Description:
Predicted 3D model of RNase P RNA and transfer RNA as a complex of 497 nucleotides.

[in-house]
RNA sequence: CGACUUGACGAUCGCUGGCUCGGGUCCGGUGCACGUUCGCGUGCAAAGGCUUCCGAGCGAGAGGAAAGUCCGAGCUCCGCAGAGUGCAAUGCCGGGUAACGCCCGGUGGUGGAAACACCGAGGAAAGUGCAACAGAGAGAAGACCGCCUCCCGUUUCGCGCGCAAGCACGGAGCCGUGGGUAAGGGUGAAAGGGUGGGGUAAGAGCCCACCGCGCUCUUGGUAACAAGAGUGGCAAGGCAAACCCCAUUGGGAGCAAGGCCGCAUAGGCAGGCAUUCCGGUCGCAAGGCCGGAUAAGGGCGACUCGCCUGAGUCUGCGGGUUGGCUGCACGAGGCGUUCGGCAACGGGCGCCCUAGAGGAAUGAUCGUCGCCGCGGAAGGGUGACCAACCGCGGAACAGAACUCGGCUUACGGACGACGUCGACCU
RNA sequence: GGGUUUGUAGCUCAAUGGGAGAGCGCUCGGUUUGCACCCGAGAAAUGAGAGUUCAAUUCUCUCCGGAUCCA
Repeated sequence: CGACUUGACGAUCGCUGGCUCGGGUCCGGUGCACGUUCGCGUGCAAAGGCUUCCGAGCGAGAGGAAAGUCCGAGCUCCGCAGAGUGCAAUGCCGGGUAACGCCCGGUGGUGGAAACACCGAGGAAAGUGCAACAGAGAGAAGACCGCCUCCCGUUUCGCGCGCAAGCACGGAGCCGUGGGUAAGGGUGAAAGGGUGGGGUAAGAGCCCACCGCGCUCUUGGUAACAAGAGUGGCAAGGCAAACCCCAUUGGGAGCAAGGCCGCAUAGGCAGGCAUUCCGGUCGCAAGGCCGGAUAAGGGCGACUCGCCUGAGUCUGCGGGUUGGCUGCACGAGGCGUUCGGCAACGGGCGCCCUAGAGGAAUGAUCGUCGCCGCGGAAGGGUGACCAACCGCGGAACAGAACUCGGCUUACGGACGACGUCGACCU
Repeated sequence: GGGUUUGUAGCUCAAUGGGAGAGCGCUCGGUUUGCACCCGAGAAAUGAGAGUUCAAUUCUCUCCGGAUCCA
């Protein structure tokens, strides 16, 4: 990395649903007999049907995770003028796929001696924000210690000028609320490229070489990117699992979805909003019908605009029913083989049908054998060590609930293949 | 079966990504003749494990537990 599952056989007793058969019950029609008010009724017989009950037989019956419900879909219902804002998710490149946040291959990075493993890996030179404590300084900063004495101040020496005070030049030293200095120390997770040389008062990309970084070009590659050349001269530190920006994607809900049948029932109480107007027509009238305007509420499941609908509507409390069938087992299905592809995967051909419960089945007991661990041990081997046999113990995680594809998590044991490292023996 | 939400001391609640706190309760000491009140001191927690970050109760992921809704 791949692939497999508590083992195998036998006996006894069970559970779930399916098919077949037998019996009972029920149903309608037919035939015969009897009765008849001539409509039919009753009884019997054979064949049939399906519901339920009883019995028998046949074959089937949990997982790699059935789990968590973390992603992606199928399916079903609701919605489906539109626009803007927002929200959520994803985030190197290419491919696979029904789809995915999954998988495969590659690039870059990290770790390792290696086989190899791991990575939420866009943007920090668009903007905002954060960085406690410590520290001189925490964002184009900073002088605490240290270093320097070119400069300012001052002391002294030499020489020169001057009557003198003093001045100028050169050298040496000292002081500082001065100046220079980012090499060194110290603080910190982090101190504004690294190493070496030149340079300087001392230093510094100040200059140079190499490395790093940015930009441009060339070459290779589908691309991520890599290599090379030139150039800039350090500007551009960290955090986006902080806001944000960029790119891409996204209607909502979930089988307790939904459909059919049956049963029950009264549409009860309280509160909020609305309950308006015009015209036509019918009518004696109350009022009805049609059309238009207004319009609370509802829908477009985040909001706004907008659109549609529109006479009742919304919220809370209470009452009734706790039944059946379906959805529901043939599917992006499985197995084998072959072809294409590095692979994920895809195409062709052949074969197979493989759980459907509903407080929820798939089990229990016994016997024999097998597996693993520990202890003992005949014996074998130069040795590391192996080992018949005996005793004791162990065998996990966990269980379908509409269905698939993934991920994650839990977990005893056995198998296969390739490779790396180590120990021991020969 | 499915959806939503939540987890900080024994209980009820705080805490901008920078020292985990408060009230009640508990323990010890003081006060009192004794008890209570009161005073002083103390113990005690971020459900578990990883990751991002200099730094995690806080942000992200994976597990664990609780609550609630749906016919």